This is a predicted structure of a 75-nucleotide RNA (transfer RNA) from a Bacillota bacterium. It matches the Rfam family "tRNA". Rfam describes the family as follows. Transfer RNA (tRNA) molecules are approximately 80 nucleotides in length.

RNA sequence: GCGCACUUAGCUCAGCGGGAGAGCACCUCCUUGACGCGGAGGGAGCCAGAGGUUCGAUCCCUCUAGUGCGCACCA
Numbered sequence: 001g002c003g004c005a006c007u008u009a010g011c012u013c014a015g016c017g018g019g020a021g022a023g024c025a026c027c028u029c030c031u032u033g034a035c036g037c038g039g040a041g042g043g044a045g046c047c048a049g050a051g052g053u054u055c056g057a058u059c060c061c062u063c064u065a066g067u068g069c070g071c072a073c074c075a
Stems, first nucleotide, its partner, number of pairs: 001071007010024004018055001026042005048064005
């Protein structure tokens, strides 16, 4: 440099046109002498950025950025 895949909550991920979700983590309460476990409840997201298509976009298209893999280059 070329190609492919990925980017969604603090972490790991699901969702793939019309409601943004799960597990773990975090906070509060109960429980305990205390911690942990357990029970109940709660907070947390510009769905990487910009533009486009559409009545409507996390989802489709284009560009940009980042990450990973493969190939090429490395006189």
Source information: The coordinates come from a structure-prediction model, not an experiment, and the mean pLDDT is 84. The organism belongs to Bacillota, within Bacteria.